[in-house]
RNA sequence: CUGUCAAAAGGCGGUGGAGUUCGCCUUUAACCGUCCUUCAAAAGGGCCGAUGACUCCUGCAAGAAA
Numbered sequence: 001c002u003g004u005c006a007a008a009a010g011g012c013g014g015u016g017g018a019g020u021u022c023g024c025c026u027u028u029a030a031c032c033g034u035c036c037u038u039c040a041a042a043a044g045g046g047c048c049g050a051u052g053a054c055u056c057c058u059g060c061a062a063g064a065a066a
């Protein structure tokens, strides 16, 4: 100096914050929702959701009661 591995750290997991936990990535990366129409793309239309998962808070939507 280069390569590999481990640890630590950082980042990411379709819309906000926090805790716990899981997974992925090591900056050339992880990630950047899904379905239908289309050879494909583009365009158009439909659907779920503030979680990767659990819990709480905030915001939004629907119903009921005081």
Stems, first nucleotide, its partner, number of pairs: 009026005016057006033047005
Molecule: Fluoride riboswitch aptamer (crcB RNA motif)
Organism: Desulfurellales bacterium